[in-house]
RNA sequence: UAUCCAUCCCGAGCGGCUGAGAGACCUGGCUCGCUGAAGCCGCAGCAACCGCCCGCGGGGCCACGCCGGAAGGCGUGUUCCCCGUCACCACGGGCAGGUGCUACCGCCAGGUUCGAUGGAGG
Numbered sequence: 001u002a003u004c005c006a007u008c009c010c011g012a013g014c015g016g017c018u019g020a021g022a023g024a025c026c027u028g029g030c031u032c033g034c035u036g037a038a039g040c041c042g043c044a045g046c047a048a049c050c051g052c053c054c055g056c057g058g059g060g061c062c063a064c065g066c067c068g069g070a071a072g073g074c075g076u077g078u079u080c081c082c083c084g085u086c087a088c089c090a091c092g093g094g095c096a097g098g099u100g101c102u103a104c105c106g107c108c109a110g111g112u113u114c115g116a117u118g119g120a121g122g
Base pairs, nucleotide, nucleotide: 001122003120004119005118006117007116008115013043014042015041016040017039021032022031023030024112025111026110027109028108029107044102045101046100049098050097051095052094053093054092055085056084057083058082059081060080062077063076064075065074066073067072106114
């Protein structure tokens, strides 16, 4: 950082610094804010995208048995390898290492070469 995929109505806040704006942008509303906005830092928390562990499902290798003239087929097991795990079939559970998040449905409506986060990717 072109591009692709998923999510964006669950959940979870205190303190310090600072000091006037903030809720992506435009228009119109609504709301938050000097009883301290945004930002930065610390701690705490939420969640489970990636990751790790277990279980489960599928496949592979291999071993054994059976069938077959052979090629091969079927069954069972399987340390190991790959893939998946609310989905073509298949039940999920745990941890919290990397991110993220912690007013209001991305605050609402319309609009936009829109934005945010995670993962993939050259």
Molecule: SAM riboswitch aptamer (S box leader)
Organism: Haloechinothrix aidingensis